About this RNA
A computed fold for a 76-nucleotide RNA from an Actinomycetales bacterium, annotated as transfer RNA. Rfam family: tRNA. By type it is a transfer RNA. Its mean pLDDT, the model's own confidence on a scale to 100, is 82.

């Protein structure tokens, strides 16, 4: 160089055009327990990796761009 696939809560990953975006782990309160880090019940946590496009609508679809990851190609 050229293809291809990933990027969503702290981590690990669901949604693959419809309004207010979820799950489990963890975090935090509280309750419970002789205590706990077991159990329970709640809450906080996202500009969906940037910018642009399409669209009534965009985490979804396009087009650049950043980061990873992998194939091919070059390797004097």
């Nucleotide at each position: 160089g050229c293809c291809c696939c990933c990027a969503u809560a702290g981590c690990u990953c669901a949604g693959g055009g419809g309004a207010u975006a979820g799950a489990g782990c963890g975090u935090c309160u509280g309750c419970c327990u002789c205590c706990g880090g077991a159990g329970c019940a709640g809450a906080a946590g996202g500009c969906c990796g940037a910018a642009g496009g399409u669209u009534c609508g965009a985490a979804u679809c396009c087009u650049u761009c950043u980061g990873g990851g992998g194939g091919c190609a070059c390797c004097a």